A computed fold for a 72-nucleotide RNA from Caenorhabditis elegans, annotated as transfer RNA. It is recorded under the gene name tRNA-Ala-CGC-2-1. It matches the Rfam family "tRNA". It is annotated as a transfer RNA.
RNA sequence: GGGGGCAUAGCUCAGAGGUAGAGCGCCCGCUUCGCAUGCGGGAAGUCCGGGGUUCAAUCCCCCGUGCCUCCA
Numbered sequence: 001g002g003g004g005g006c007a008u009a010g011c012u013c014a015g016a017g018g019u020a021g022a023g024c025g026c027c028c029g030c031u032u033c034g035c036a037u038g039c040g041g042g043a044a045g046u047c048c049g050g051g052g053u054u055c056a057a058u059c060c061c062c063c064g065u066g067c068c069u070c071c072a
Base pairs, nucleotide, nucleotide: 001071002070003069004068005067006066007065010024011023012022013021018055026042027041028040029039030038048064049063050062051061052060
C1' cells in the first nucleotide's frame, strides 16, 4: 500500500427497511435468623461518525475513524 471482517445496554452477543432484544452484571421487593439460590419487578442503548437511497435507515450504498485478519 491492497483485500476481507467487526463496531448495537456496564460486559459478551443476537437482531432486522417500520425508532431494538437475550444472557451475565446493577437496583428494588418476596423467600431466609442471615447469606446464597430461586421467584417477581425495574433502570440502562442519539445502534462508531458524516453523507446518499427511501414515505421511513440500526439494517441498503459511499466515505471516514478504530480494532482484528490475510497479501505485499